The RNA shown here (small-subunit ribosomal RNA) has 1506 nucleotides and comes from a bacterium.
RNA sequence: AGAGUUUGAUCCUGGCUCAGGAUGAACGCUAGCGGCAGGCUUAACACAUGCAAGUCGAGGGGCAGCGGGGAGUAGCAAUACUCUGCCGGCGACCGGCGGAAGGGUGCGUAACGCGUGAGCGACAUGCCCGUGACCGGGGGAUAACCGAUGGAAACGUCGCCUAACCCCCCAUAUAUCGUUGUCCCGCAUGGGGCGAUGAUGAAAACCUUGGUGGUCACGGAUUGGCUCGCGUCCGAUUAGCUAGACGGCGGGGUAACGGCCCACCGUGGCGACGAUCGGUAGGGGUUCUGAGAGGAAGGUCCCCCACAAUGGAACUGAGACACGGUCCAUACUCCUACGGGAGGCAGCAGUGAGGAAUAUUGGUCAAUGGGCGGAAGCCUGAACCAGCCAUGCCGCGUGCGGGAAGUAGGCCCUAUGGGCUGUGAACCGCUUUUGGGAGGGAGCAAUAAGGGCGUCGUGCACGUCCGACGAGAGUACCUUCCGAAUAAGCAUCGGCUAACUCCGUGCCAGCAGCCGCGGUAAUACGGGGGAUGCGAGCGUUAUCCGGAUUCAUUGGGUUUAAAGGGCGCGUAGGCUGUGCGUUAAGUCAGGGGUGAAAUUCCGGGGCUCAACUCCGGGGCUGCCCUUGAUACUGGCGUGCUGGAGUGCGGAUGCCGCCGGAGGAAUGAGUGGUGUAGCGGUGAAAUGCAUAGAUAUCACUCAGAACACCGAUUGCGAAGGCAUCUGGCGAAUCCGCUACUGACGCUGAGGCGCGAAAGCGUGGGGAUAGAACAGGAUUAGAUACCCUGGUAUUCCACGCCGUAAACGAUGAUGGCUAACCGCCGGCGAUACAGUGUCGGUGGCCAAGCGAAAGCGAUAAGCCAUCCACCUGGGGAGUACGGCCGCAAGGCUGAAACUCAAAGGAAUUGACGGGGGCCCGCACAAGCGGAGGAACAUGUGGUUUAAUUCGAUGAUACGCGAGGAACCUUACCCGGGCUCGAACGGCAGGCGAACGAUGCAGAGAUGCAAAGGUCCUUCGGGACGCCUGUCGAGGUGCUGCAUGGUUGUCGUCAGCUCGUGCCGUGAGGUGUCGGCUUAAGUGCCAUAACGAGCGCAACCCCUGCCCGCAGUUGCCAGCGCGUCAAGGCGGGGACUCUGCGGGGACUGCCACCGCAAGGUGCGAGGAAGGCGGGGAUGACGUCAAAUCAGCACGGCCCUUACGUCCGGGGCGACACACGUGUUACAAUGGCGGGUACAGAGGGAAGCUACCUGGUGACAGGAUGCGGAUCUCGAAAGCCCGUCCCAGUUCGGACUGGAGUCUGCAACUCGACUCCACGAAGUUGGAUUCGCUAGUAAUCGCGCAUCAGCCAUGGCGCGGUGAAUACGUUCCCGGGCCUUGUACACACCGCCCGUCAAGCCAUGGGAGCCGCGGGCGCCUGAAGUCCGUGACCGGAAGGAGCGGCCUAGGGCGAAAGUGGUGACUGGGGCUAAGUCGUAACAAGGUAGCCGUACCGGAAGGUGUGGCUG
Repeated sequence: AGAGUUUGAUCCUGGCUCAGGAUGAACGCUAGCGGCAGGCUUAACACAUGCAAGUCGAGGGGCAGCGGGGAGUAGCAAUACUCUGCCGGCGACCGGCGGAAGGGUGCGUAACGCGUGAGCGACAUGCCCGUGACCGGGGGAUAACCGAUGGAAACGUCGCCUAACCCCCCAUAUAUCGUUGUCCCGCAUGGGGCGAUGAUGAAAACCUUGGUGGUCACGGAUUGGCUCGCGUCCGAUUAGCUAGACGGCGGGGUAACGGCCCACCGUGGCGACGAUCGGUAGGGGUUCUGAGAGGAAGGUCCCCCACAAUGGAACUGAGACACGGUCCAUACUCCUACGGGAGGCAGCAGUGAGGAAUAUUGGUCAAUGGGCGGAAGCCUGAACCAGCCAUGCCGCGUGCGGGAAGUAGGCCCUAUGGGCUGUGAACCGCUUUUGGGAGGGAGCAAUAAGGGCGUCGUGCACGUCCGACGAGAGUACCUUCCGAAUAAGCAUCGGCUAACUCCGUGCCAGCAGCCGCGGUAAUACGGGGGAUGCGAGCGUUAUCCGGAUUCAUUGGGUUUAAAGGGCGCGUAGGCUGUGCGUUAAGUCAGGGGUGAAAUUCCGGGGCUCAACUCCGGGGCUGCCCUUGAUACUGGCGUGCUGGAGUGCGGAUGCCGCCGGAGGAAUGAGUGGUGUAGCGGUGAAAUGCAUAGAUAUCACUCAGAACACCGAUUGCGAAGGCAUCUGGCGAAUCCGCUACUGACGCUGAGGCGCGAAAGCGUGGGGAUAGAACAGGAUUAGAUACCCUGGUAUUCCACGCCGUAAACGAUGAUGGCUAACCGCCGGCGAUACAGUGUCGGUGGCCAAGCGAAAGCGAUAAGCCAUCCACCUGGGGAGUACGGCCGCAAGGCUGAAACUCAAAGGAAUUGACGGGGGCCCGCACAAGCGGAGGAACAUGUGGUUUAAUUCGAUGAUACGCGAGGAACCUUACCCGGGCUCGAACGGCAGGCGAACGAUGCAGAGAUGCAAAGGUCCUUCGGGACGCCUGUCGAGGUGCUGCAUGGUUGUCGUCAGCUCGUGCCGUGAGGUGUCGGCUUAAGUGCCAUAACGAGCGCAACCCCUGCCCGCAGUUGCCAGCGCGUCAAGGCGGGGACUCUGCGGGGACUGCCACCGCAAGGUGCGAGGAAGGCGGGGAUGACGUCAAAUCAGCACGGCCCUUACGUCCGGGGCGACACACGUGUUACAAUGGCGGGUACAGAGGGAAGCUACCUGGUGACAGGAUGCGGAUCUCGAAAGCCCGUCCCAGUUCGGACUGGAGUCUGCAACUCGACUCCACGAAGUUGGAUUCGCUAGUAAUCGCGCAUCAGCCAUGGCGCGGUGAAUACGUUCCCGGGCCUUGUACACACCGCCCGUCAAGCCAUGGGAGCCGCGGGCGCCUGAAGUCCGUGACCGGAAGGAGCGGCCUAGGGCGAAAGUGGUGACUGGGGCUAAGUCGUAACAAGGUAGCCGUACCGGAAGGUGUGGCUG
């Protein structure tokens, strides 16, 4: 100090989350020791038991109990009993002091309660200290005890006696009060000193000779009481509160002031600087956190307050309204003899209860402190100690050194081996803290009584020395012995965040703080190994601060992210120009007081260190007093003119209000002309019209709005304002510088204005037009379009008060470069150019901004004031309040829920956006498919099996370039298990091989003639058997992969280096203009270059040339034949093979800067890429293939392997794709006749001959082939058929055959004869093709025994038509635009309805709670009155009254819970209906308002551009 998380990526805004620290904690796992500290946060709930406040005999009477003495009795005695207050002492009692401290708790309290600083001239103060004075006399009662007596008890009652430091009286008194003289002082009331005089008020003794005590008065100290300034939580959805209330006079009361209380008088007092009310809460020192400012907290310790079961009350006292006192009331608990009583742990321990949770019914007064006492001493759950608890902080230990065969084990891997655990262990040496044993053993203790010495003012005085007592504790500590011995865990390991692998699991089980993991290879779940972090602890949970500058004083924002009020006027408030003087409140400085201690910080000291603690210092940022300073702010006084305003003159405008006038258009009425339609739309229809519309002319009427001018214009505060004109009113600007003299700015509340819609009343009603109706559209169409049409639109008056009321930009003032317009003045004037003020626009410097952008009209730099914001949803909703006739407006939450919601910009993709351009993409054309039959593939169905894969384009005559067995992977059945094949090792047997026979469906099994290899004699080759190591799998995963392939697409694109631009994603280059088939090239250019693609290089083909000629060719020469290059020969030609040439817009004309284009140009076999092929960029589709092959992982192992027989892959109601043949005459059939190319051929092709109608068969020869052979059809010629289901068509079926093959039943092809089906050009729709192409005709080849081939791959023959063109459909390229898409439009997304869950509003009511008010009642008690009773009296009992706790009744307000039903809201992998929004989202969207509709929504009106 930051990090994670919104996106494909980026920057910003913004929330959520994490890392840190802390705790009186709790929970989980674990646990050796010590020191110090802490320990009911909940029920101020209830409490058994014990203890927590007594003491004094030196106040008193006394003497129950104890001890002693004395006397007596009994007894030998010990001893027992009795008497005796004589002594020590002492229960109870009288009296004194103390029980008001200490200890506990935090209920109440928002308050002078607390904190801080002052005041009391308005007060008190026991014990303590100092000073002065006094202590004379007299009297009285009562408890105890004794007697009597009531009661269960608690507790009394009556009678008699008695003492005091008990009570009373008299005297005296420096005090108090009244009157009065005089002097001094103060901030007001006033205070003080010295006198005089009158009235009133004191006392106590005890022990002992020296003290203690008593009384009055003054002073001190201490402690308290009261008053005031300032500070002290949340809510305004609490805005008004108040009757002793505020004040006065008089009185009462008090220690004292005071409405504290009372009578009378006045009517005040408090409040937006937050009264009142409600909620919450003890306050502070301090504690935690934080850089600080701040935020949060108030446990332990200290100070203050409040309280003592709840409420009230007083008494006593120096002090209380009294925790362990009293009285009363209430609730609760207990005792009871039922009559009546007792009690108060928020003291210490302890119990129950509550709770996640918090300890012992311990020891001691040794120390410290307190009470009493002269003292000894007694009391002290204050305190000091101990016990329990890892609750926290601190310290220590669980060993240290050596030790690699890096063993074994475990885990992992690329696995003959390696790595990790790991020097870890074992083993060797050493040490002994801790632990166990033994021994020693503290400090805390100072002093008291008493004693010694010294001092003086002589006293039980002071100083000093000595001088008992230890709970803790035989503890701390020390010494010694033993022995590595007794001692390690917890969490985590996907990122944040330090630490990785294996197995298991398979969106399951689970994890999770946030992001997120898990659907078969999970570093994220669970386990193992390993690692990391911390360590007697470690994690989790909860809470606080931090990070969060995320409430921003330090230190934030408001154009678009949340956020400027719709606009003005203006109150309070805040802020306020300039000179001088004065004051000194703020401010500053010096001094003083206070700011307790503890705590924090610094320095030092003590426990072995530390924690802890002690000492010193600093600090406590504050408040008060005082002295001074006077710049600034403030107060007061007096000036100034620059701010502001006034005046005078001029100017401007759709500025406002009231009235008058005008023309065009529209509609209507009347009349005329006129005839069949008009109107409307994408097209129509509804509607209007022969009863005469529309159109047209004339006249008339009505209402509303004001064309052109008109603009990027003007005016207004905003809303808003437009024909002309009159009146009234207002404003702004300019000029002059005459006047006032700071009169100013802003503006919470408040008041006013405020588009449209809407509301009320009355009028008006032409046009337009929500709703509504009809017509269309549509799947529907509650819409868009059309025809009508009410409210409304208009006017008057009154409401409403909202809009995208927007510049999404509050008002005011000042400052900060330029340039170009427009409007209104002034100056100047030539119409050029130019100055200045006010306004309104454009573009930009600096600067600002996340960017877009803003930029003197700021979103720049400053100042003042106001308003507003603080994640999204819920929600501008609910409740409450205010306003409104209503609609509704203003104010304005929470529960719950999400990890985002957003802004700007970037790259893509997309658009029923735009521009440019391609392609058999459309169009133009030719031929097909879709209908039929058949072939074939697929789906489906069927089946024991119909093996598997391929599935839009890019599956479907595809993998198949050959399924009868084989193939074959499927099914049934029969077999085998080292296995059907192969390799290694060991052992055994045998050459290998194997005719043949038998069984069997076969595999196989059995039998078996024959056969006798090489050898160095060990054995080897080969075969079989046994064992073993490797097998085998077309089983799964193409979503683990390699390789290969399809497609976009032969499309023209895809990128890089450096530079430059941008915060960045990214851009530029690659854009622009021209051009091209092309990112092809040229030009331009913050780019310059380069790579992969394009093109070219390669092959075939078209022309020519050269070389070479056999099996090819044959012109010339020769031979020869019926004929034939058949033969000799030739090297011309064709052809074959090889090698070259040729084409480049090179030439010409025109266009163009160029690149290039155009031309029926020239030349050329060929032109502008000549035709065809091979060649496929970065990438996309988790595209296809684990069944071609390879390969990771998983799975099977007498089977998911393997062999064999048979079956199936060929099934068949159907559906689709691809084809074949047809439907005929451009044809069929019959006869005749001509011409290819490219290929194949030895288990082959076969001439030729013979037989057969034929498939073919039997012979026969040539050819491993430019030699032999397989070989054309359409065409052409002749004939026939005559439009017919035919001489078309050939399916299906019957019969007879041929061939291949072990075998044609399932399931082959072919031949012949017979039979002759559907079909007469094929709906919607759809496919191919732009030239040697389509169409049409045949030929060959691969696979192959044969063939289901009509398929595939090639070959040649014949050989067209059409393209105006790019609007439209499909696909694609470039630029641009919008976007809420990025899984990228097959995207995203809205609302109703249905289902589940959750929280919440309303709700007839029901149940509580707190407070106030009224009425009734009213205890104890103070006070007042009375007091016939008591008393000698003082006085009291009693009675009455005031007040009040409490109780009862009542009305109203507030608040919480609950409630049939009801309203919306949120959330929830795959529900329903539609498609509203995002691309012009297919009707641009949105805002306000009104109406309507299942729903999103639609429409009207006005507004906005986002």

Description: The sequence is in RNAcentral, with records from SILVA. The coordinates come from a structure-prediction model, not an experiment, and the mean pLDDT is 85.